[in-house]
RNA sequence: GCCAGGCUAGCUCAUUGGUAGAGCAGAGGACUGAAAAUCCUUGUGUACCCAGUUCGAUUCUGGGGUCUGGCA
Repeated sequence: GCCAGGCUAGCUCAUUGGUAGAGCAGAGGACUGAAAAUCCUUGUGUACCCAGUUCGAUUCUGGGGUCUGGCA
């Protein structure tokens, strides 16, 4: 330099056009003399940035950023 893939909650990841969810973690409560374990409840996330398409974009298109891998 070229090619491919990724970027969404604190972390790991879903969601492939109709204004976003799970697990873990965290917080509050119950229980206990106190803790652990267990049980109940709990998510206001500019979806990396800018622009475009669309009635409507996390999702499609273009450009940029960044990370990973491959080729040279």

Background
Transfer RNA from Candidatus Moranbacteria bacterium RIFOXYB1_FULL_43_19, 72 nucleotides, folded computationally. Taxonomically the source falls in Candidatus Moraniibacteriota (Bacteria, Bacteria candidate phyla). Its mean pLDDT, the model's own confidence on a scale to 100, is 81. It was read from a public genome assembly.